[in-house]
RNA sequence: UUAGUUCUUCAGGGAGAGGUGAAAUUCCUUAUCGGCGGUAUAGCCCGCGAGCCGUAAAGGCUGAUCUGGUUAGAUUCCAGAGCCGACAGUAUAGUCUGGAUGAGAGAAGAAUUUA
Numbered sequence: 001u002u003a004g005u006u007c008u009u010c011a012g013g014g015a016g017a018g019g020u021g022a023a024a025u026u027c028c029u030u031a032u033c034g035g036c037g038g039u040a041u042a043g044c045c046c047g048c049g050a051g052c053c054g055u056a057a058a059g060g061c062u063g064a065u066c067u068g069g070u071u072a073g074a075u076u077c078c079a080g081a082g083c084c085g086a087c088a089g090u091a092u093a094g095u096c097u098g099g100a101u102g103a104g105a106g107a108a109g110a111a112u113u114u115a
Stems, first nucleotide, its partner, number of pairs: 003113008016030004031095002033085002035048004043083002051061003065081005087098003
């Protein structure tokens, strides 16, 4: 230094204002948020997690971007205009409440063994 094993810790953000209404943080106007790994820095490129189906394992399903510029290289940067967001509850929810003091992609650290 690399790999293996064990352990510990960490690991998701966001509704403010106005309108309608008996009732809406759910509708309308406006606002606002963006997990992890990869790659030229990414919610919308590839993959993963979460979620859903399945008694369970195996397995399956699962959202959204374009145009111009710079560059060797960017759907990642800059400019502009867009779009998307599980399940249950409730006046229809990315933002409220709940499963969840959960789970987890993974990140950091420690110990140990081998080469």
This is a predicted structure of a 115-nucleotide RNA (FMN riboswitch aptamer (RFN element)) from Ruminiclostridium herbifermentans. The RNAcentral record of the sequence draws on Rfam. The coordinates come from a structure-prediction model, not an experiment, and the mean pLDDT is 84.